Molecule: c-di-AMP riboswitch aptamer (ydaO/yuaA leader)
Organism: Planobispora longispora
RNA sequence: AUGGCACGGAAGCCUAAUCCGCGGCCCCGCGGAGCCGGGAACCCAUGUGUUUCCUGGGGUGAAUCGGCGCGUUCGCGCGCCGUAGGGCACUUCCGAGCCCGAACCCGUCAGCUAACCCGGUAGGCACUGGAAGCCGAGCAA
Repeated sequence: AUGGCACGGAAGCCUAAUCCGCGGCCCCGCGGAGCCGGGAACCCAUGUGUUUCCUGGGGUGAAUCGGCGCGUUCGCGCGCCGUAGGGCACUUCCGAGCCCGAACCCGUCAGCUAACCCGGUAGGCACUGGAAGCCGAGCAA
């Protein structure tokens, strides 16, 4: 000097996932606030008829929909390439690029929906170019 580990502090990113109090002790339990989600009236919406095929339906979330190939119990699965959509540091504009495009839940049941009822508040990360606008924090005194 660089790298790693531990502790503490400041300021950040994805996300609803933050703050406060009490009690245990370093991460839990309870309560509150904030934020988020679900269920749930009137009204509104859901129109009618015929034929064929398939087989429940719904929710959180950006995470949908295709093409090609392989496998298939023919329901789908896997892999590549795309894609609706989403993220990149308060907001907007300009520019350059980098990523995500999952996972899970309810259990035959739910359109919207006031009152009302129920639930969640986890986890994972690491460094932002310019201009304008507008806030806040830390340090110091």